The RNA shown here (Bacterial RNase P class A) has 364 nucleotides and comes from a Deltaproteobacteria bacterium. Taxonomically the source falls in Myxococcia (Bacteria, Pseudomonadati, Myxococcota). The model forms 98% of the base pairs in the Rfam consensus. Rfam family: Bacterial RNase P class A. The family's RNA type in Rfam is ribozyme. Gene Ontology terms of the family: dimeric ribonuclease P complex, tRNA processing and ribonuclease P activity. Model confidence (mean pLDDT): 77 of 100. It was read from a public genome assembly, where an Rfam model found it.

RNA sequence: UCAGGAUAAUGGAUGGCUGCUCUGCCUACCUGCGAGGGUACGGCGGGGAGGAAAGUCCGGACUUCAAAGGGCAGGGUGGUCGCUAACGGCGACUGCCCCGAUUUUAUCGGGGUAAGGAGAGUGCAACAGAAAGUAAACCGUCCGCCUCUGGUGGACAAGGGUGAAACGGCGAGGCAAGAGCUCACCAGUGCCAUGCGCGAGUGUGGCAGCUCUGUAAACCCCAUCCGAAGCAAGACCGAGUAUGCAGGCGCCUGAGGACUGCCCGUCCGAUGUCUGCGGGUCGGUUGCUGGAGGCCGUCAGCCAUGGCGGUCCCAGACAAAUAGCCAUAGCGAACAGAAUCCGGCUUACGGUUAUCCUGAUCUU
Numbered sequence: 001u002c003a004g005g006a007u008a009a010u011g012g013a014u015g016g017c018u019g020c021u022c023u024g025c026c027u028a029c030c031u032g033c034g035a036g037g038g039u040a041c042g043g044c045g046g047g048g049a050g051g052a053a054a055g056u057c058c059g060g061a062c063u064u065c066a067a068a069g070g071g072c073a074g075g076g077u078g079g080u081c082g083c084u085a086a087c088g089g090c091g092a093c094u095g096c097c098c099c100g101a102u103u104u105u106a107u108c109g110g111g112g113u114a115a116g117g118a119g120a121g122u123g124c125a126a127c128a129g130a131a132a133g134u135a136a137a138c139c140g141u142c143c144g145c146c147u148c149u150g151g152u153g154g155a156c157a158a159g160g161g162u163g164a165a166a167c168g169g170c171g172a173g174g175c176a177a178g179a180g181c182u183c184a185c186c187a188g189u190g191c192c193a194u195g196c197g198c199g200a201g202u203g204u205g206g207c208a209g210c211u212c213u214g215u216a217a218a219c220c221c222c223a224u225c226c227g228a229a230g231c232a233a234g235a236c237c238g239a240g241u242a243u244g245c246a247g248g249c250g251c252c253u254g255a256g257g258a259c260u261g262c263c264c265g266u267c268c269g270a271u272g273u274c275u276g277c278g279g280g281u282c283g284g285u286u287g288c289u290g291g292a293g294g295c296c297g298u299c300a301g302c303c304a305u306g307g308c309g310g311u312c313c314c315a316g317a318c319a320a321a322u323a324g325c326c327a328u329a330g331c332g333a334a335c336a337g338a339a340u341c342c343g344g345c346u347u348a349c350g351g352u353u354a355u356c357c358u359g360a361u362c363u364u
């Protein structure tokens, strides 16, 4: 310098005119005893889509069931320690795997991780191969016998082959030939001691021949957590119809209903309740935006984040609001529009700027 990747910011700017919507104040008129309410293409101010508003995948706030429980089923999570209202989220660290560099067997930087248990049990590992887990003999090695370029009996799993994977590796001894059969060294695993760490773990030393695979994002086991439904939740006002028809069971000796799916249990419960058919209301107000809120400073912390202080109010539509025209500068623009709200995750995405990482090239 170029290219790629990750993260963060931004998502057209300024001015004028006209228009839409929410809200504060004022004016005029109407209504009302008053409070208040309504009307106006009224006047003057202030506000008006996103980093993902998307997906509806998680967690909650809030509302109702509802006054409160137990068990089974079902579902979520899974290294350690912290953060958070909480989470399947975030941060740091540990183990394992991968890439690179260097002072090369150790350290540093970066990335990934769905990372408890295979010694509770079950299942699966195609094909090939003798054999896929206390297995096993195709080629082969050794010993004995015989009718001896072969056959047969026994021993072997060290050598070769097959395979993703074949019962630790290498060397020596031993053996008929071999085998952790024995020994030394190494690797793994387990135990003990000791140092460091809150911990997961890790360094050092010692002992043990223990080395009969892998797979749980297969069933399962272990640990731990979990009420349901949802703003079309819910509350209020107004209006209207058919307090309709038929059937079942009942009226405290309890029909029926609620509590997730079931059971137990608890509560409500009578001119009642359940089932089927049928009729009316498809109106208005509210919930509706002041929050687990934003920004700035400071303290603590590696960090996520928290404490303290100051400051600000930043969309609330309802067939669904933010648009049109002109001018200037600049270069450009993708994915894409709130509907109760918030914290995450995932997906889509173009340009510019900044930081970091990787590779290539050039120079010193």
Base pairs, nucleotide, nucleotide: 001360002359003358004357005356006355007354008353009352010351013328014327015326016325017324018323020048021047022046023045024044025043026042027040028039029038030037031036050335054346055345057344058343059342060341061340062230063229064228065227069264070263071262072261074226075225076224077223078222079093080092081091082090083089094115095113096112097111098110099109100108101107102106116221117220121219122218123215124214125213138160139159140156141155142154143153144152145151146150168186169185171183172182173181187211188210189208190207191206192205193204194203195202196201234286235285236284237283244277245276246275247274248273249272256268257267258266259265293312294311295310296309297308298307299306300305